[in-house]
Molecule: SAM riboswitch aptamer (S box leader)
Organism: Polaribacter sp. Z022
RNA sequence: UUGUUAUCAAGAAAGGUUGAGGGAUUAGACCCAAGGAAACCUUGGCAACCCUUUACUUAUAAAGAAGGUGCUAAUUUCUACUGGAAGAAAAACAGAGAGAUAACCG
Numbered sequence: 001u002u003g004u005u006a007u008c009a010a011g012a013a014a015g016g017u018u019g020a021g022g023g024a025u026u027a028g029a030c031c032c033a034a035g036g037a038a039a040c041c042u043u044g045g046c047a048a049c050c051c052u053u054u055a056c057u058u059a060u061a062a063a064g065a066a067g068g069u070g071c072u073a074a075u076u077u078c079u080a081c082u083g084g085a086a087g088a089a090a091a092a093c094a095g096a097g098a099g100a101u102a103a104c105c106g
Stems, first nucleotide, its partner, number of pairs: 003104006013043005021032003026080004044072003049068002051064005076098001081095003
């Protein structure tokens, strides 16, 4: 970096360094931010993908948290494309696309 599969409505913060941006990208909206953004470091926490144990033929289920990741404002902050909606306009909702994370593959 490509692909496959699964999940994405829940959950979880303090301190230090630093100093102006940040919420993936584009556009719009709406938010967060000198009462300190992003980044980095330390400690903690959440969750349970890999993992461990038990039951089980498997599938799967329950329990756990030592280790590998991940995460720790707002649904993936919301919208954009299609359906909904064959007459202009339009909502809930559903799906696609994009993205994030994990495991696996080359």